[in-house]
């Protein structure tokens, strides 16, 4: 410094351009002599800044950080 890839609850992992979803894990309540298991609810996320769209997590483009490759 080039050229490819990736960033999504707390953590993982998912979403044909059309309601952002699961598991764990956390909070409250059943259950139990207590804890656990076990059941319900619940709260909690799109890396940033523009762009195209009637509608962007998804597409364009900058930028940051992260790997991986080439010198």
């Nucleotide at each position: 410094u080039g050229c490819c890839g990736g960033a999504u609850c707390g953590u993982c992992u998912a979403a044909u351009g059309g309601u952002a979803g699961g598991a764990c894990g956390c909070u409250g309540g059943g259950u139990u002599u207590u804890g656990g298991u076990c059941c319900c609810a619940g709260a909690a996320a799109u890396c940033u800044a523009g762009g195209u769209u009637c509608g962007a997590g998804u597409c364009c483009u900058a930028g940051u950080c992260c790997g991986g490759c080439a010198g």
The RNA shown here (transfer RNA) has 71 nucleotides and comes from a Patescibacteria group bacterium. Lineage of the source: Bacteria > Bacteria candidate phyla. The prediction has a mean pLDDT of 82.